A computed fold for a 515-nucleotide part of an RNA from an uncultured prokaryote, annotated as small-subunit ribosomal RNA, 5' domain. The RNAcentral record of the full RNA draws on ENA.
[in-house]
Context: one part of a larger RNA
RNA sequence: GAUUGAACGCUGGCGGCAGGCCUAACACAUGCAAGUCGAGCGGUAACAGAUCUAGCUUGAUGCUGACGAGCGGCGGACGGGUGAGUAAAGUCUAGGAAUCUGCCCAGUAGUGGGGGACAACGCGGGGAAACUCGCGCUAAUACCGCAUACGCCCUACGGGGGAAAGGUGCUUUAUUGUACCAUUAAUGGAUGAGCCCGCGUCAGAUUAGCUAGUUGGUGGGGUAAAGGCCUACCAAGGCGACGAUCUAUAGCUGUUCUGAGAGGAAGAUCAGCCACACUGGGACUGAGACACGGCCCAGACUCCUACGGGAAGGCAGCAGUGGGGAAUAUUGCACAAUGGGCGCAAGCCUGAUGCAGCCAUACCGCAUGUGUGAAGUAGGCUCUAGGGUCGUAAAGCACUUUAAGCAGGGUGGAAGGCCUAAUGGUUAAUAUCUGUAUUGACGUUACCUGCAGAAUAAGCACCGGCUAAAUUCGUGCCAGCAGCCGCGGUAAUACGGAGGGUGCAAGCGUUGUUC
Numbered sequence: 001g002a003u004u005g006a007a008c009g010c011u012g013g014c015g016g017c018a019g020g021c022c023u024a025a026c027a028c029a030u031g032c033a034a035g036u037c038g039a040g041c042g043g044u045a046a047c048a049g050a051u052c053u054a055g056c057u058u059g060a061u062g063c064u065g066a067c068g069a070g071c072g073g074c075g076g077a078c079g080g081g082u083g084a085g086u087a088a089a090g091u092c093u094a095g096g097a098a099u100c101u102g103c104c105c106a107g108u109a110g111u112g113g114g115g116g117a118c119a120a121c122g123c124g125g126g127g128a129a130a131c132u133c134g135c136g137c138u139a140a141u142a143c144c145g146c147a148u149a150c151g152c153c154c155u156a157c158g159g160g161g162g163a164a165a166g167g168u169g170c171u172u173u174a175u176u177g178u179a180c181c182a183u184u185a186a187u188g189g190a191u192g193a194g195c196c197c198g199c200g201u202c203a204g205a206u207u208a209g210c211u212a213g214u215u216g217g218u219g220g221g222g223u224a225a226a227g228g229c230c231u232a233c234c235a236a237g238g239c240g241a242c243g244a245u246c247u248a249u250a251g252c253u254g255u256u257c258u259g260a261g262a263g264g265a266a267g268a269u270c271a272g273c274c275a276c277a278c279u280g281g282g283a284c285u286g287a288g289a290c291a292c293g294g295c296c297c298a299g300a301c302u303c304c305u306a307c308g309g310g311a312a313g314g315c316a317g318c319a320g321u322g323g324g325g326a327a328u329a330u331u332g333c334a335c336a337a338u339g340g341g342c343g344c345a346a347g348c349c350u351g352a353u354g355c356a357g358c359c360a361u362a363c364c365g366c367a368u369g370u371g372u373g374a375a376g377u378a379g380g381c382u383c384u385a386g387g388g389u390c391g392u393a394a395a396g397c398a399c400u401u402u403a404a405g406c407a408g409g410g411u412g413g414a415a416g417g418c419c420u421a422a423u424g425g426u427u428a429a430u431a432u433c434u435g436u437a438u439u440g441a442c443g444u445u446a447c448c449u450g451c452a453g454a455a456u457a458a459g460c461a462c463c464g465g466c467u468a469a470a471u472u473c474g475u476g477c478c479a480g481c482a483g484c485c486g487c488g489g490u491a492a493u494a495c496g497g498a499g500g501g502u503g504c505a506a507g508c509g510u511u512g513u514u515c
Base pairs, nucleotide, nucleotide: 001515002514004512006511007510008509009508010507013366014365015364016363018361019359020358021324026322027321028320030319031318032317035074036073037072040071041070043067044066047065048064049063050061051060052059081276082275083274090201091200093198095196096195099193100192104189105188106187108185109184110183111182112146114144115143121136122135123134124133125132126131152161153160154159166181167180168179169178170177203247204246209239210238211237214236215235216234217233218232219231220230221229251273252272253271254270255266256265257264258263278299279298280297281296282295301313303310304309330356332355333354334353338352339350340349341348342347369399370398371397372396379390380389381388382387403456405451406450407449408448409447413442417438459504460503461502462501463500464485465484466483471498472497473496474495480487481486
């Protein structure tokens, strides 16, 4: 000099843009953060409508809009958080072969015929509760067989094994036809993921030897898949001064800061990968997890209880609280946009996200007025007492109105999607196509115009040398200053005031960090 996720002191007008628990991966009150589908199903608890009955209160019917709970499907493996662990099972880069991949895309072939249950519900029982037990009824795109299946898998060629589900709209004399959404089996792709391997990746030798599933082989098992991944047997190997093992520290990278570079330091925000989800362990489901807001077991802590019991509980999601700390924000608005889940769709959900609030925390921009105005008032300071200086500074006169304030107008972020009605074409009809209307949290938006009035807006540090800027008073080795050299013991340009000056400026200084 540059830098900063900074803090502290004094001061503080506006806007843009970014950032904001670095400490206790400490404990958490409260609310929200993952649902959705009635176009899979049986149905009807609440609301509204309709119809019937009744009229003092009403009651009935799932008939309709819809829909609590339940069965079922898809999604809760994404998105969001944190960096405890990890020195390699990570990461970075370059390769590889023995794999899987829901939804999506392309193209091929199908969706035939049957069956038995379990919830909900009803009845009964236990319990304070959490909840639970028995009997009975029932539907499905839930479940189980049968048929068919070139391709697929196994077999060592004889053969064997393996699928499915329907729903909605329109139409028809018809279980007819058609459109859409689904669904099954292989194939290929795309995407995502698992695995192997070379190089690189912090310090310590005051850590020198480490290793028995250890190193390799065979048989077997296991996995989506190679493999001591696991197991039985056999052999005795494998790693290491090119630093094994042990110890300490640490998430890695793109990048960031500094520097002329080489390097050095860092890994906040943003992006990629990894790991974790109260602590430890385990599997289930599933295309995908050994699963943050799922399950089971154990532990610590917390809670409810009718004391028998129960698990109600897991903010390193968004806010917020206590604690720790020098220190870090609102228990805000909206799904309008982008994106995600579900759904044919309308739509619902979304603390992702978009915005707003707080903080001079950083960077950037703007303002706090402009012109004129005396051989120069008053006042302060100083003085050789003449003067000098603050100083064109003020006052006065003439202007301007950015920003803030008040009033009015007002772009873009909106692209679509849907409802209703109408027209044209095709059709048996639906579907399809076109036009109109309509959708903004921010928001009293940005921006523009008008109004009034200099009106509402300057501080901080320093002035001995380094280092830009000097006098006076007070103090008297005291009180104090200080980054280094050093000042102060009666004339202190160095302490403390004053007026003056210098530097930066909505900031300025101090402290800390890195180069």